[in-house]
RNA sequence: GUGUCUGUAGUCCAACGGUUAGGAUAAUUGCCUACCAAGUAAUAGACCUGGGUUUGACUUCCGGCAGACGCA
Numbered sequence: 001g002u003g004u005c006u007g008u009a010g011u012c013c014a015a016c017g018g019u020u021a022g023g024a025u026a027a028u029u030g031c032c033u034a035c036c037a038a039g040u041a042a043u044a045g046a047c048c049u050g051g052g053u054u055u056g057a058c059u060u061c062c063g064g065c066a067g068a069c070g071c072a
Stems, first nucleotide, its partner, number of pairs: 001071007010025004018055001027043005048064005
């Protein structure tokens, strides 16, 4: 340089164009316990970026950025 793939909570992963973007883990608070751990309930936390298409975009198209792998 070029091709393919990926980008969503602190971390890991979902989401067939249509109601409030879901789960695990971590965090905080309560319950439980003599205390801690474990268990249990609740709370808060995210769509890489700029445009286009569409009545409606995490999802589709183009550019940019970042990463992984391959080729040179």